[in-house]
Molecule: FMN riboswitch aptamer (RFN element)
Organism: Psychromonas aquimarina ATCC BAA-1526
């Protein structure tokens, strides 16, 4: 470096009511939402299809590492780009039932949610983002 590629399309939901206050969709009470792949004892219209936020893994963001630029406070600050090695921020499930077997079914009760901004602290508002992306689909080509 090659062992099959190239292109295109698509790819995230949610603050409604009340309270306090000068100010809150950010706090308090009641609500609301759940990306992608895998797994599946459930369901269905059963050559098959569907089914998990918290079971396994992945994604964007921040951090981190590397490189550049600017500043000059030089073991610093700001900014741009790249990486995806690290897995730090950074994630969350128990109880009862059935059963040979439940992390998944049934019932109940819980829990979780990047960064920056903000008259006041945000899973739900605004912003980076007309971005990126796990992945899904299609077309063309090659081989069998």
């Nucleotide at each position: 470096a090659g062992c099959a590629a190239u292109u295109c399309u698509c790819a995230g939901g949610g603050c409604g009511g009340g309270g306090u206050g000068a100010a809150a969709u950010u706090c308090c009470c009641c609500a609301c939402c759940g990306g992608c792949g895998g797994u599946a004892a459930g369901c269905c219209u059963u050559u098959g299809g569907c089914a998990a936020g918290c079971c396994c893994g992945c994604g964007a963001g921040c951090g981190c590492u590397c490189a550049g630029u600017a500043u000059u406070u030089u073991u610093a600050u700001a900014u741009u780009g790249a990486g995806g090695u690290c897995a730090g921020c950074a994630g969350a499930u128990c109880u009862g039932g059935u059963g040979u077997g439940a992390c998944u079914c049934c019932a109940g009760a819980g829990c979780c949610g990047a960064c920056g901004g903000u008259u006041a602290g945000a899973g739900u508002c605004c912003g980076g983002a007309u971005g990126g992306a796990a992945g899904a689909g299609a077309a063309u080509a090659a081989a069998a």